[in-house]
RNA sequence: GAUAAUGGCAAACUUGGAGAAAUCCAGGGACGCAAAGCCACGGGCCCUCCUCCGACACGCAGGCGGAAAAGGCAGCCGGGCUACCGAA
Numbered sequence: 001g002a003u004a005a006u007g008g009c010a011a012a013c014u015u016g017g018a019g020a021a022a023u024c025c026a027g028g029g030a031c032g033c034a035a036a037g038c039c040a041c042g043g044g045c046c047c048u049c050c051u052c053c054g055a056c057a058c059g060c061a062g063g064c065g066g067a068a069a070a071g072g073c074a075g076c077c078g079g080g081c082u083a084c085c086g087a088a
Stems, first nucleotide, its partner, number of pairs: 001085001008033002013028006031075001037081003041078003044073003048069001051067004
């Protein structure tokens, strides 16, 4: 980063599976992507099974609110590493 070339990845949706969930894996499928390759380091966003606290109730449990902790998103941004081609 081009009306170049070889190609690559694969959104939504869907089928099967894992998970409490966010979400992830595989198949189908293409909205798009010059790093939409890899990495949770920073910011941000998403989830809440368990644990603790609070109010209600008050025999318990469930439901509600909050915290802590754990998990997730790289196709949210920044950052780090690596990579094909080669016009202006």

Predicted 3D model of an 88-nucleotide RNA (c-di-GMP-I riboswitch aptamer) from a marine sediment metagenome. Rfam family: c-di-GMP-I riboswitch aptamer. Its family is annotated with cyclic-di-GMP binding in the Gene Ontology.